[in-house]
Context: one part of a larger RNA
RNA sequence: UGCCGGCCGCCUGAGGGGAAGGUGCCCUCAGUACGAGAGGAACGGGGCGCCGCGGCCUCUAGUUUACCGGCUGUCCUGGCGGGCAAGCCGGGCAGCCACGCCGUAAGGGGUUACCGCUGAAGGCAUCUAAGCGGGAACCCCACCCCGAAAAUAGGCGGCCGUUCGUCCUCCCUGGCUCUGCCAGGGAGGGCGACGAGGGCUCCCGUAGAAGACGGGGUUGAUGGGGCGGGGGUGUAAGCCGCGAGGGGGAAACCCCGAGCGGUUCAGCCCGCCGCUCCCAAUCGCC
Numbered sequence: 001u002g003c004c005g006g007c008c009g010c011c012u013g014a015g016g017g018g019a020a021g022g023u024g025c026c027c028u029c030a031g032u033a034c035g036a037g038a039g040g041a042a043c044g045g046g047g048c049g050c051c052g053c054g055g056c057c058u059c060u061a062g063u064u065u066a067c068c069g070g071c072u073g074u075c076c077u078g079g080c081g082g083g084c085a086a087g088c089c090g091g092g093c094a095g096c097c098a099c100g101c102c103g104u105a106a107g108g109g110g111u112u113a114c115c116g117c118u119g120a121a122g123g124c125a126u127c128u129a130a131g132c133g134g135g136a137a138c139c140c141c142a143c144c145c146c147g148a149a150a151a152u153a154g155g156c157g158g159c160c161g162u163u164c165g166u167c168c169u170c171c172c173u174g175g176c177u178c179u180g181c182c183a184g185g186g187a188g189g190g191c192g193a194c195g196a197g198g199g200c201u202c203c204c205g206u207a208g209a210a211g212a213c214g215g216g217g218u219u220g221a222u223g224g225g226g227c228g229g230g231g232g233u234g235u236a237a238g239c240c241g242c243g244a245g246g247g248g249g250a251a252a253c254c255c256c257g258a259g260c261g262g263u264u265c266a267g268c269c270c271g272c273c274g275c276u277c278c279c280a281a282u283c284g285c286c
Base pairs, nucleotide, nucleotide: 005160006159007158008157009156010155011154015146016145017144018143021051022050023049024048025047026046027045028044034039052104053103054102055101056100060098062096063095067091068090069089070088071087072085073084074083075082076081093271107141108140109139110138114134115133116132117131163193164192165191166190167189168188169187170186171185172184173183174182175181176180198286199285200284202216203215204214205213222280223279224278225276226275227274228273229272230270231269232268233267238263239262240261241260242259245256246255247254248253
């Protein structure tokens, strides 16, 4: 741009695409058929794997420069705590993933070559001439995805518009001061208003290179914060008690002290799940 007004939502499915897959072993069939024996199948059925492909993250495993803890060097430092080196080490949710999990199935229909039934032309014969049956990793369906630009351009539902104002051209009727003007009606066109709806803007997202896609915008739980749940680390600081040992003192006793225990299923933290308008989605524009 088209699909014969504009727009939104839900469909149909012409057509197209897709690993639709490949392979091994075991059991059964069966010590059967076959064979003098020796030996020794197949069709069918069942089970277990491997490879490839697709999807997923419950489990297992990896990662986890969010996070928590331990330790080292150095610097800041009264203590606490912190900076730098992914510093090293032990864990680790979400996410992403494979070594993990799931699917890759069963089937229906039509046929090829070919095998047949009945059967004439042609008293026989003949699968074919009429008619009928079987028959492939093939074709169609079944499974997943795209798909009204499928030009025979689809269907269903809903909303809005076909209105108003103004200007121009033409036509009809009537009047008048008649190459025209005025009034009424009609057709076509330009501009403006209204308008369903869309876009922009703003807050975001397991969506994402940019666009796009999806959600939300105060009639609000969209993101942040706070709170709760759940989870990760593994028991914080401070205080109290104990305390190897050391120092002072004539003694009573006092001071220092790594570390241990209690307070403490603590403290710290969270990309998860909720609740809550505290903050930001205000107001608006095309």

This is a predicted structure of a 286-nucleotide part of an RNA (large-subunit ribosomal RNA, domain VI) from Acidilobus sp. Lineage of the source: Archaea > Thermoproteati > Thermoproteota > Thermoprotei > Acidilobus. The RNAcentral record of the full RNA draws on ENA. Its mean pLDDT, the model's own confidence on a scale to 100, is 83. Rfam family: Archaeal large subunit ribosomal RNA. Gene Ontology terms of the family: ribosome and structural constituent of ribosome.